[in-house]
RNA sequence: UUCUUAUCAAGAGUGACUGAGGGAAAGGCCCGGAGACGUCACAGCAACCUUCCAUGUGGAGUGGUGCUAAAUCCGCCGGAAUAAUAAAUUCUGGAAGAUAAGAG
Numbered sequence: 001u002u003c004u005u006a007u008c009a010a011g012a013g014u015g016a017c018u019g020a021g022g023g024a025a026a027g028g029c030c031c032g033g034a035g036a037c038g039u040c041a042c043a044g045c046a047a048c049c050u051u052c053c054a055u056g057u058g059g060a061g062u063g064g065u066g067c068u069a070a071a072u073c074c075g076c077c078g079g080a081a082u083a084a085u086a087a088a089u090u091c092u093g094g095a096a097g098a099u100a101a102g103a104g
Base pairs, nucleotide, nucleotide: 001104002103003102004101005100006099007098008097013042014041015040016039017038021031022030023029027074028073043068044067045066048064049063051060052059053058072096076094077093078092079091080090081089082088
């Protein structure tokens, strides 16, 4: 870097350093000198793999990841319903993305 499979409306933040942008993508809407984003430390959440216990299929949380603003913040392409033809709303398939496990 590519492919496959699974999940993505739940959950979980303080301190130090730094200093201007950040939330992937047009746009929207937010966060941000009352210090965001990032890095580090500690803490926490979760249970994908692993380990242990159990064996009406679960529990614990040992180790490896991951995560700790907002639905993956909304969105993009198609279909359906409501609506008046529209605006708009809701549902749904796909695309894109993130994470894990496996494969090349």